[in-house]
Molecule: transfer RNA
Organism: Phycisphaerales bacterium
RNA sequence: GCGAGUGUAGCUCAAUUGGAUAGAGCACCGGUCUACGAAACCGGCGGUUGAAGGUUCGAGUCCUUCCACUCGCGCCA
Numbered sequence: 001g002c003g004a005g006u007g008u009a010g011c012u013c014a015a016u017u018g019g020a021u022a023g024a025g026c027a028c029c030g031g032u033c034u035a036c037g038a039a040a041c042c043g044g045c046g047g048u049u050g051a052a053g054g055u056u057c058g059a060g061u062c063c064u065u066c067c068a069c070u071c072g073c074g075c076c077a
Base pairs, nucleotide, nucleotide: 001073002072003071004070005069006068007067010026011025012024013023019057028044029043030042031041032040050066051065052064053063054062
C1' cells in the first nucleotide's frame, strides 16, 4: 500500500434483519438483611451507538469519507 472484519454504558454483550421509549449481566451508588462484612433481595445512576456527511416519513442497522484496533496479502530494507 491492497483486502476483510470489528467499533453500542466503566467492562462483556444484545437490539427480532430499517419502525417509533437503545436494553441485559457484571461493576458502581443507596436501601433491606447482619454484631460487622460477604452473599442474597429491592431500587437507582450511567449512552454524541468511533467521527463527519448522505439516503429515508423513520438509521445502532443502508451508502460515502475519515479515525482506532485485529487478521490476511504484497512492497522496500